Predicted 3D model of a 258-nucleotide part of an RNA (large-subunit ribosomal RNA, domain VI) from Sciadococcus taiwanensis. Its mean pLDDT, the model's own confidence on a scale to 100, is 87. The source organism's lineage runs through Eukaryota, Bangiophyceae, Cavernulicolales, Cavernulicolaceae and Sciadococcus.
[in-house]
Context: one part of a larger RNA
RNA sequence: CGUUAGAGUAUUGAGAGGAGCUCUCCCUAGUACGAGAGGACCGGGAGAAACACACCGCUGGUGUACCAGUUAUCGUGCCAAUGGUAAACGCUGGGUAGCCAUGUGUGGAUGUGAUAACCGCUGAAAGCAUCUAAGUGGGAAGCCAACCUCAAGAUGAGUACUCUCCCUUUUAAGGUAAGGUCACGGCAAGACGAGCCGUUAUAUAGACGCUAAGUGUAAGUACAGUAAUGUAUUAAGCUGAGGCGUACUAACAGACCG
Numbered sequence: 001c002g003u004u005a006g007a008g009u010a011u012u013g014a015g016a017g018g019a020g021c022u023c024u025c026c027c028u029a030g031u032a033c034g035a036g037a038g039g040a041c042c043g044g045g046a047g048a049a050a051c052a053c054a055c056c057g058c059u060g061g062u063g064u065a066c067c068a069g070u071u072a073u074c075g076u077g078c079c080a081a082u083g084g085u086a087a088a089c090g091c092u093g094g095g096u097a098g099c100c101a102u103g104u105g106u107g108g109a110u111g112u113g114a115u116a117a118c119c120g121c122u123g124a125a126a127g128c129a130u131c132u133a134a135g136u137g138g139g140a141a142g143c144c145a146a147c148c149u150c151a152a153g154a155u156g157a158g159u160a161c162u163c164u165c166c167c168u169u170u171u172a173a174g175g176u177a178a179g180g181u182c183a184c185g186g187c188a189a190g191a192c193g194a195g196c197c198g199u200u201a202u203a204u205a206g207a208c209g210c211u212a213a214g215u216g217u218a219a220g221u222a223c224a225g226u227a228a229u230g231u232a233u234u235a236a237g238c239u240g241a242g243g244c245g246u247a248c249u250a251a252c253a254g255a256c257c258g
Stems, first nucleotide, its partner, number of pairs: 001153001005164007015150004022048006033038001051107005059101004066094005071086006110145002113143001118138004179257004183199005204250003207246005213239003220233005
């Protein structure tokens, strides 16, 4: 811009894309078959590898400053305590959320749909024969449908409901409706646009309180010990992203399109 008034919500599915895999074992059955050796079709069941999608409850990885330990050195006058630097965490032991796989879940089902090679039935031309010429069956991991995703710019522009709203002389400009955009607070959404949520009639983010979870018993003090250190206070103290709550701070003030 179009879809022939303008909007909001929910949809149909023309069409397009994705997926489509394989193996082993068990039963049928040591049966059919075969002198034996060997050893099935059909049908039923169990498992596995790879691949794909999703997720983080479990197992783990990361987790750049969440906790602790620790070396050297510099600072806070000194002790103690604590901060900086040591290649973009000094080193080490752990680790929430998020992200992730090596972890977990799920999937590749199905169809008397049409077929290929091929196998047939009936059957002439050609008194026979012939699956084919008329007619009519079976038959594949392939095709079609089915499964998952996108999808009405499908210009063939569809459908339903609801909201706002008309009308003839036409044009232009302006203000509005339903509704939308900007703005503002944000997000399991995100390069930016976009998407989604919220904007005081409020839990949107921060902060604060409680808590999950992490680390692992803080500092100070007391006691024991010559001391290093240990014990008690103390499952302590501290804590980024998680959960619940609380209006303390900020979502104000507004502008525009239609």